[in-house]
RNA sequence: GCCCGGCUAGCUCAGUCGGUAGAGCAUGAGACUCUUAAUCUCAGGGUCGUAGGUUCGAGCCCCACGUUGGGCG
Numbered sequence: 001g002c003c004c005g006g007c008u009a010g011c012u013c014a015g016u017c018g019g020u021a022g023a024g025c026a027u028g029a030g031a032c033u034c035u036u037a038a039u040c041u042c043a044g045g046g047u048c049g050u051a052g053g054u055u056c057g058a059g060c061c062c063c064a065c066g067u068u069g070g071g072c073g
Stems, first nucleotide, its partner, number of pairs: 001072007010025004019056001027043005049065002052062002
């Protein structure tokens, strides 16, 4: 230099044909318990890597950039 993949909640990851974002763990509160742990219930938490474009509408499509991993030279 060229090619391919990843980037979404604090962490690990889903998200189908573009229709307005979820799970598990973690955190907080409550129930239960003599107390803790475990178990159960509820809650909070996201400018979807950045910035443009297409569209009535973008996590998803297009361009550029950043970052990270791999391959080729």